[in-house]
Context: one part of a larger RNA
RNA sequence: CUGGGUGUAAAGGGAGUGUAGGCGGGAAGGCAAGUCAGAAGUGAAAAUUAUGGGCUUAACCCAUAACCUGCUUUUGAAACUGUUUUUCUUGAGUGAGGCAGAGGCAAGCGGAAUUCCUAGUGUAGCGGUGAAAUGCGUAGAUAUUAGGAGGAACACCAGUGGCGAAGGCGGCUUGCUGGGCCUUUACUGACGCUGAGGCUCGAAAGCGUGGGGAGCAAACAGGAUUAGAUACCCUGGUAGUCCACGCCGUAAACGAUGAUCACUAGGUGUGGGGAGUUGAACCUUUCCGUGCCGGAGUUAACACAAUAAGUGAUCCACCUGGGGAGUACGACCGCAAGGUUGAAACUC
Numbered sequence: 001c002u003g004g005g006u007g008u009a010a011a012g013g014g015a016g017u018g019u020a021g022g023c024g025g026g027a028a029g030g031c032a033a034g035u036c037a038g039a040a041g042u043g044a045a046a047a048u049u050a051u052g053g054g055c056u057u058a059a060c061c062c063a064u065a066a067c068c069u070g071c072u073u074u075u076g077a078a079a080c081u082g083u084u085u086u087u088c089u090u091g092a093g094u095g096a097g098g099c100a101g102a103g104g105c106a107a108g109c110g111g112a113a114u115u116c117c118u119a120g121u122g123u124a125g126c127g128g129u130g131a132a133a134u135g136c137g138u139a140g141a142u143a144u145u146a147g148g149a150g151g152a153a154c155a156c157c158a159g160u161g162g163c164g165a166a167g168g169c170g171g172c173u174u175g176c177u178g179g180g181c182c183u184u185u186a187c188u189g190a191c192g193c194u195g196a197g198g199c200u201c202g203a204a205a206g207c208g209u210g211g212g213g214a215g216c217a218a219a220c221a222g223g224a225u226u227a228g229a230u231a232c233c234c235u236g237g238u239a240g241u242c243c244a245c246g247c248c249g250u251a252a253a254c255g256a257u258g259a260u261c262a263c264u265a266g267g268u269g270u271g272g273g274g275a276g277u278u279g280a281a282c283c284u285u286u287c288c289g290u291g292c293c294g295g296a297g298u299u300a301a302c303a304c305a306a307u308a309a310g311u312g313a314u315c316c317a318c319c320u321g322g323g324g325a326g327u328a329c330g331a332c333c334g335c336a337a338g339g340u341u342g343a344a345a346c347u348c
Base pairs, nucleotide, nucleotide: 003320004319005318006317007302008301012316014201015200016199017198021194022193023192025088026087027086028085029084030083031082033081034080035077036076037075038074039073040072041071042070048066049065050064051063052062053061054060091191092188093187094186095184096183097182098181099180103177104176105175106174107173108172109171110154115149116148117147118146119145120144121143125136126135162169163168206247207246208245209244210243211242215241216240220236221235222234223233258315259314260313261312262311263310266293267292268291269290270289271288272287273286274285275284276283297304298303321348322347323346330341331340332339333338
């Protein structure tokens, strides 16, 4: 490179937005770049192939034809691609009327609980474990009552429920704000899909500066266990966890399943909207989500099965035996930790 692949065997980028590029709906007309047909020129000879001939044969040599798959010029064709003009509405978007939601940001408020402080009652234990001990307690603990302080998280509702591109989002109220779905077909008229680079977002841990610190808790200390115990268990406990601003840019960032479009039996739950009625309920039907089961088909099997891993189309990313190794070197990024890109020798 041609292939074959990417749920679990190697392989889908963590996610979005979007540049170049690639690909792209219906109708009519023009052009003729691609495309197709004809003609002319050229495409050296040798070689090659076919036929015939010459050396006694063969190798070898000679003749003729083919080939030279290409390029240039020219004459045409117009289905497809391209380009251009006109046009259409089903793709896409806008408007109008509704709807649901832990979507995001900010401010304020609330109750339960833990801890601590003060005061009262009260007395010898409490705590903890498999059993203990360290620890706390006559300087009055634990328990209980009242008051206060402070931080963090929001029981029940809660649901293979909802929202978000992903990460993720859960007390209540208010303000600002993003997206989605349904109905209507009023408007635009292909404005679309994908997307190398780029840019933005991105759990936890970690880092910088300044706050905060109730509980929990790496490190650390002590008590146990044990042959040992740098652990599991217990008593403590600092970073951290929380807030503001700025970095980091990684995860089993998982549905281990890229995005978009079309098509292909059913059954049964559940969330949001519409229609059929007549006000509700129920029922039927339709659109959008979210689950389970299952047929064809697919699959190495497991399984997937309209939310496809089925049947097709377009674009991107990635894989090509194990180890060495996500290492070395270089480059870029970072305050650092480190990240991204990413080999080879050697070996089986």
Background
A computed fold for a 348-nucleotide part of an RNA from an uncultured bacterium, annotated as small-subunit ribosomal RNA, central domain. Its mean pLDDT, the model's own confidence on a scale to 100, is 88. RNAcentral holds the full RNA, with entries from ENA and SILVA.